[in-house]
RNA sequence: AGGGGGCGCGUCUAGGGUUCCGUCGGCCGCCGUCUGUCCGAGUCUGGUCCAAGAGAUGCACACACCGCGCCUGCGGUGUGCCACGGCGGGAGAAAAGCCCGGGAGAU
Numbered sequence: 001a002g003g004g005g006g007c008g009c010g011u012c013u014a015g016g017g018u019u020c021c022g023u024c025g026g027c028c029g030c031c032g033u034c035u036g037u038c039c040g041a042g043u044c045u046g047g048u049c050c051a052a053g054a055g056a057u058g059c060a061c062a063c064a065c066c067g068c069g070c071c072u073g074c075g076g077u078g079u080g081c082c083a084c085g086g087c088g089g090g091a092g093a094a095a096a097g098c099c100c101g102g103g104a105g106a107u
Base pairs, nucleotide, nucleotide: 008059009058010057011056012055015050016049020047021046022044023041024040025039026038028036029035061080062079063078064077065076066075067074068073082102084105088100089099090098
């Protein structure tokens, strides 16, 4: 200097919309204790659901040190920094801090 590979997973939160549940409203029916189909509302708190590179946490992994060891292994402790960021497009029910993307760009 060039090329290639890796930068993970789980749980959760900020956040997100509206498939499903629920809530509220409406037409019709039923009923007089109540209750059903359908339609609408996410500018309905919420549950299911989606969810962070620059959020949390756990595990994995890497490295350093120590101990053991039948020796490219086991255990323990510790460390794992920094990170401003569009427009636009994509998925699915739909949307998003999801994906394109540690991108374009800025410094």